The prediction has a mean pLDDT of 85.
The RNA shown here (small-subunit ribosomal RNA) has 1397 nucleotides and comes from an uncultured bacterium.
Rfam family: Bacterial small subunit ribosomal RNA.
The RNAcentral record of the sequence draws on ENA.

RNA sequence: AGAGUUUGAUCCUGGCUCAGGAUGAACGCUGGCGGCGUGCCUAACACAUGCAAGUCGAACGGAGUUCUUAAGGAAUGCGACUUCGGUCAAAUGACUUUUGAACUUAGUGGCGGACGGGUGAGUAACGCGUGAGCAACCUGCCUUUCAGAGGGGGAUAACAUUUGGAAACAGAUGCUAAUACCGCAUAAGAUUACAGUACCGCAUGAUACAGUGAUCAAAGGAGCAAUCCGCUGAAAGAUGGGCUCGCGUCCGAUUAGAUAGUUGGUGAGAUAACAGCCCACCAAGGCGACGAUCAGUAGCCGACCUGAGAGGGUGAUCGGCCACAUUGGGACUGAGACACGGCCCAAACUCCUACGGGAGGCAGCAGUGGGGAAUAUUGCACAAUGGGGGGAACCCUGAUGCAGCAACGCCGCGUGAAGGAAGACGGUUUUCGGAUUGUAAACUUCUAUCAAUAGGGACGAAGAAAGUGACGGUACCUAAAUAAGAAGCCCCGGCUAACUACGUGCCAGCAGCCGCGGUAAUACGUAGGGGGCAAGCGUUAUCCGGAAUUACUGGGUGUAAAGGGUGAGUAGGCGGCACGGCAAGUAAGAUGUGAAAGCCCACGGCUUAACUGUGGGAUUGCAUUUUAAACUGUUGAGCUAGAGUACAGGAGAGGAAAGCGGAAUUCCUAGUGUAGCGGUGAAAUGCGUAGAUAUUAGGAAGAACACCAGUGGCGAAGGCGGCUUUCUGGACUGGAAACUGACGCUGAGGCUCGAAAGCGUGGGGAGCAAACAGGAUUAGAUACCCUGGUAGUCCACGCCGUAAACGAUGAAUACUAGGUGUCGGGGAGCAUUGCUCUUCGGUGCCGCAGCAAACGCAAUAAGUAUUCCACCUGGGGAGUACGUUCGCAAGAAUGAAACUCAAAGGAAUUGACGGGGACCCGCACAAGCGGUGGAGCAUGUGGUUUAAUUCGAUGAUACGCGAGGAACCUUACCCGGGUUUGAACGCAUAUUGACAGCUCUGGAAACAGAGUCUCUAGUAAUAGCAAUUUGCGAGGUGCUGCAUGGUUGUCGUCAGCUCGUGCCGUGAGGUGUCGGCUUAAGUGCCAUAACGAGCGCAACCCUUAUCACUAGUUACUAACAGGUCAUGCUGAGGACUCUAGUGAGACUGCCAGCGUAAGCUGUGAGGAAGGUGGGGAUGACGUCAAAUCAGCACGGCCCUUACAUCCGGGGCGACACACGUGUUACAAUGGUGGGGACAAAGGGCAGCUACCGUGUGAGCGGAUGCUAAUCUCCAAACCUCAUCUCAGUUCGGAUCGAAGUCUGCAACCCGACUUCGUGAAGCUGGAUUUGCUAGUAAUCGCGCAUCAGCCAUGGCGCGGUGAAUACGUUCCCGGGCCUUGCACACACCGCCCGUCA
Repeated sequence: AGAGUUUGAUCCUGGCUCAGGAUGAACGCUGGCGGCGUGCCUAACACAUGCAAGUCGAACGGAGUUCUUAAGGAAUGCGACUUCGGUCAAAUGACUUUUGAACUUAGUGGCGGACGGGUGAGUAACGCGUGAGCAACCUGCCUUUCAGAGGGGGAUAACAUUUGGAAACAGAUGCUAAUACCGCAUAAGAUUACAGUACCGCAUGAUACAGUGAUCAAAGGAGCAAUCCGCUGAAAGAUGGGCUCGCGUCCGAUUAGAUAGUUGGUGAGAUAACAGCCCACCAAGGCGACGAUCAGUAGCCGACCUGAGAGGGUGAUCGGCCACAUUGGGACUGAGACACGGCCCAAACUCCUACGGGAGGCAGCAGUGGGGAAUAUUGCACAAUGGGGGGAACCCUGAUGCAGCAACGCCGCGUGAAGGAAGACGGUUUUCGGAUUGUAAACUUCUAUCAAUAGGGACGAAGAAAGUGACGGUACCUAAAUAAGAAGCCCCGGCUAACUACGUGCCAGCAGCCGCGGUAAUACGUAGGGGGCAAGCGUUAUCCGGAAUUACUGGGUGUAAAGGGUGAGUAGGCGGCACGGCAAGUAAGAUGUGAAAGCCCACGGCUUAACUGUGGGAUUGCAUUUUAAACUGUUGAGCUAGAGUACAGGAGAGGAAAGCGGAAUUCCUAGUGUAGCGGUGAAAUGCGUAGAUAUUAGGAAGAACACCAGUGGCGAAGGCGGCUUUCUGGACUGGAAACUGACGCUGAGGCUCGAAAGCGUGGGGAGCAAACAGGAUUAGAUACCCUGGUAGUCCACGCCGUAAACGAUGAAUACUAGGUGUCGGGGAGCAUUGCUCUUCGGUGCCGCAGCAAACGCAAUAAGUAUUCCACCUGGGGAGUACGUUCGCAAGAAUGAAACUCAAAGGAAUUGACGGGGACCCGCACAAGCGGUGGAGCAUGUGGUUUAAUUCGAUGAUACGCGAGGAACCUUACCCGGGUUUGAACGCAUAUUGACAGCUCUGGAAACAGAGUCUCUAGUAAUAGCAAUUUGCGAGGUGCUGCAUGGUUGUCGUCAGCUCGUGCCGUGAGGUGUCGGCUUAAGUGCCAUAACGAGCGCAACCCUUAUCACUAGUUACUAACAGGUCAUGCUGAGGACUCUAGUGAGACUGCCAGCGUAAGCUGUGAGGAAGGUGGGGAUGACGUCAAAUCAGCACGGCCCUUACAUCCGGGGCGACACACGUGUUACAAUGGUGGGGACAAAGGGCAGCUACCGUGUGAGCGGAUGCUAAUCUCCAAACCUCAUCUCAGUUCGGAUCGAAGUCUGCAACCCGACUUCGUGAAGCUGGAUUUGCUAGUAAUCGCGCAUCAGCCAUGGCGCGGUGAAUACGUUCCCGGGCCUUGCACACACCGCCCGUCA
C1' cells in the first nucleotide's frame, strides 16, 4: 500500500466482498509447564444455609463466674470423753452477709451502622465533563487559638411481681444509676434589635470599630500521683458536602406548537442556604424552526479499540462522579440519610401459625434454582495494607491479602542437540528409468530447561529489643539418573503462501466474493506431499480500518443517483472604496487548572518478558490577565466605480378589454343538372332517383387567422402571431454624468404565476374529436386504415398545480485567444440606394487554451474563482404503504420498511444483426433452352417389420453418401455348433521328428477320430525346418469425433485476413485497409499520418488452340520405284498429318477517342489466338465443439471360457407407406427394317481376341495375332432407301409365362444376359423447384476402375452433332465494402414483457 467482481474487450460511475487490528467472548478439534491479569454481557429473576458492623465495664446501675477479706454457718466429723442417751472438738465446709480483685455480659448511655462492598434498573438531566461563582450555605471525628465547667432537680430501662398472647411481642404496678434528661447562675464570645463612623464591592451588600437592650453553655471518667481521656462556648484551618451559572453531551419533524405554579411581582412560611421550594393576592407572561413539547434509546467521564490524522465505535476489569437496594410512598434519628444488612405505610411474592396474628428482602462473599451460546470455591487468614470502636490490651472486618477452578487473555519456556546415505523398510506417484517422504528414521555421541525424586530453604516484619506468616516447606538453591513423560489445528482454483493420485459424476457435497461438481475435478471426499500458525488453531458474533462509500481534512449534480416548473421577497448567510475609535472574533506572552492510573520517553525491580517502581513529557481543552490592531466584526463621519431615480429616444406575436375584417369549412333556402358520390393498398360501412356529389346565387353560425415568417422579436417561466382603439408591465440606448449614496447578491419557510388534460356553474358548439357504433385488415385486432360520432376543444367565473414544465445545464459577479452571421440602438470616418471602423444589449454557428469517463462544453462555459440556495449516496421493492397537509373529485405534496439481487448504470470500441441507407458482384433474378414434381422401373433414406433387417452420414454442407461391385467370402448383424495364451505374427523355454501332408469314418462345416507316411545338412556336437507344451507380448468394427492426430465438407476461388515501425486515443482500439476513379480481384492509379511488409488475388505448373526447330517407329505417305481385287502392302522418304521434347507467341505492345493517371471504349490494324484466349491443379485468417475412434493412428474407460475367435445357415435384398437422386417413356425433329460413313480416350496374358465354323441369340467349338502408336476390344446419333400415319398405336416397355446361355463350390432366398410369348401405367405432368452463358446447354454413343460374375440406369473420363438468350439490377437468394441504429455478444434461431401451469 491494495485486490476480486458488471463487459466480447475498454474507460468511468457505483455497490458487494476480501486481506489488518481488537474482544469480559462463545463453539469445534487439540492440549506439557510457569508468571501476571481476567471471569453472569442474559432474568434490577427468585433465593435454602453460613458469614459480610460492631465496639466501649476507663459513662451507668445491675447480674453472673472465679479468687480474696471478714463474719455467720447447714452438713460431715480425725481425735478425746462418755452415764452409751450423748458431749467437746482439730479439720473440711454447702449456703448467707461483707472487703477487695479479675473476667463475662442483657440493659441504659457514647461512638460507628451515611464508610467500606454490590449493581446500572431509572435518568437526555446542571446527571456527567470542563471552567467559574456562593456578599445565599453546612461540616461529627482531626489540628491550632481564645474562654470556661458554679450550684441544683425530677425521672426511666435493666430488675422484681404480675396480666394477655401459639408466637412475635405488648401492657400494668413497684424500685434504681449515669458522660441519659431539665431549670438556675456566669458570658470572653455568638445571635438579634436600634441608631452611627470609616472603608470596600458590579448589585443585593460586606468588613472593621464603639454603644444600649434581649437571648444562649457545660460531664465527667481513669490513675497513688504527675497527668491522660473526655465536656461547654467562640474563632480559624483542614476534610467532606450543598446550591447556582457559562460551554459541551444520541436519534426521530411521518412529534410544531407546548405551558396555569405555568413566567414574574408583593407579603408570609419553610430550609444549613438561594429560589414558586410552599401558600395568599396581583400581573400575563415565560419556552419554541439556533428544534420547544412528545416519542425512542442510554448511567456519564478518565479512558479502551481502531485510524496517517481528522474521525468512528465502546464505556468490562482499575479510578472519579451519579443513581438504586423486592416495587411505590413517607418521614424519624443524626454533623451527615430521607438510610443495601434502620423505622412506618401500601403492593406483589415467600415462610410460620393454635387462623386471632406474625416474619422476610444476597444489585455484600460463597452458594442454589432459573434464564442462556456463555462466566468460578457454600476455601484460608486478619500475617500485611486499610477501616470501626476502645486509654490500652484487644475485638470486629467475605474490605483486603492469599489459595482453588477455567488456554478466557497477554508474556515466557519446553517437547531435545550434533553427527548420520545402503539415500534402508514402508507409504505415495510414475513416462517403470525413476522421483518424493528424507538426515527424516535406525545407529553413534552429547545435554538436562520443564516435569518427577531427594536435601536445604526465604524476602515480605516495621525507629530500637522481643513476639507475630494465611500464602507455604511456596519461590529459590543444590544433587544424581534417564531422550525417558510433553503437537496440534487450519489451509493448498483466483484474491492468497502452498499439487498430485484415487473415488464420485449437477449426485454427494463445497462456498467470504467470483464461483466449483453433468466420467480425465489442483475447488467435493480420502490419501501422499506441501504452506501457515503453534499450546494452540479454526469458525461464529461485534467494532474500527481499507471506504475519498456522508467527502471538516476530503466527493458530486448536461448524459452515470442528483438543479426546485417560475418569479418577487421574509428570516438567515455573504457583501464596494478610503479614514478614525473599540477590541467580540483573530494572533502572541504569562498565570491557574486540565486528579491518580493509562499513553509516550528515560532509568530501575522481578533470571527475561508480560507485570511493575521513580522521574519527565503529553493531556491539542477551559478560565483569568497583558499586549497587537493587518483582516472579519462594530461604531463615527465620508466617497461613487455596484445598485437605483429623473430626462430624451427608438424596437417588439409582452399583458388586459372593446370593436372590426376577409378566405375557408359546415348547415339552410332557391336555381341548373343526373347517377352516382365518397373512401382505400384494395374495399366496404356511409350519402344519393324523396335528386346527392358537382355548380350558381342568397343567408346563418362558430372557430382559427394563409402569404409576410426568419436557429427573427417579446416575456421570469408557462407562453405570445389578422387589423384598429383604450389601459398597462418590462428591457435597451444615449447624453449630462442631474440626484440618492452600498440602498447590493442569494434566499429555508410562506406567497405569486404556472402548458395540456381534468373538475364545478352558466353559455356556446362550425370544424376536429377520447369514449362509443359500424366497415375493413387479421389466426384474433377491444389497434393501426375508413364512415359516423358524444364529452371536450371556444367564452365567463372558480378549482386543479402537474409535464421529456428540457439547454435533461439554479441565481449573481469578475476574469480568460479568435473568426463569422443575425436583431435593436449609439458614435466616428468616407461622402451616400450605401460602405468601412468601433461600441452597448440580445440571439446563433465554428474554434484555441482549459475542463471532461468519454461524448462534448468552450465569453450565452460543462473553463478560472467567490457567494447563497436546492438536491444525490447500489439496483429492485417504490415515488409504493402508513400517517399528515391540500383538493369537490381525479389526485398532488411529504415519504419509509420488511424482503430480494451482485450487480443496475454512463460513454465510447469491435463485431453480429435490421421487413435502415448508399455502392458493387454472382445462372441470384430477369431473358432463354432442357429438366424435377404426375407414370413404370432402378437406387439411397425415413418409417414399419424382423431372430437379424450391422454401423455411420440427417437444413444448406445426409439421402446413386462411406460402398470404385453384399449369392458364400466381404460382414461388423442374427440363429446354431466349436476353441480359450487363443485365428495370424514375434521372442524365450522344453519336448518330438511326421505331429504336417494324404486316405478313410462321423459331421452342415469347423472340428473330432482312425490309417498311411517317419524332415534336411553334418561323423558328431549342433544348426535349420516343422509341430506341440509352457511363459511373455494377444484380441475387440466395444464407448467417447464433446479428450485427440490426420483427412474432409461448407461459407468460397468470396477478396479478404493480418503484421512491423510511426502517428492518434487514458483505454478497448483506430490509422494503414478510409475517400475519388478503376478492376475478375485489398487489381491498380490519384489523394492521404502514414511508410513498408506478409498470407490470400494474379503469375509461376499441367492441358488445349498456332508456328518453328529437333527426332522419326509400331505412326504418316507428297514425290520416286515395285506389288495387289483392294489397302503404306513393300523399297524408300522426313515434306504433310501425327507422336514428344525444346522453343516462339499476347504485353493494352501499336492506332483513334476519353481520362491527371490507372484504365476504359472501338465489327481499328496486325494476328492462330485480344484484353485472365478455354479448361484444370492451386482453397488466406477463420466459422460451424460440422463429419469421421468403422480407413488409419491415438489418450482414457470397458470385455478377457468373451464385447475375443472359427464354421454352417440366415440377414444387410423384408414392405400398408413417405421423401431424395436417376433412368425409360408418353412418340412422326419419331418408331421399325435394309444399305452406307466418320471418333477420341482408355483397357488387354488366370487377358483382349481377328478370322473360320455353329446356334434365331446370349454363346459355344476351333484357330491366329498381340505383354501392344505393330494385334485386339471398336461406335452411335448421322446419311440414304423403304414402311408406319396419330392410334394407348409398328409409341412405351413394366410385369408375367416358357425355354436357354455364361460366371462361379453354389444363382432358392439373391446374378447378369438371350430367344419366343404376354404387353401394365403413361398422351408432356398442381403448388413448387433445378441445371446451364459456347464448343456451353441439349442430344448421341464409346471407354475405364471395382470385378469370377453382377443387380452400373451409378461414378470417373472420351469424343460426335450442336443451339437459344442476357433489356437490365426494381425484386428473391447469397456475398463484399462504406455508413447508420442497437437494451444483441451463445451475437435476431438474440434479447425480452405479460398471463397461465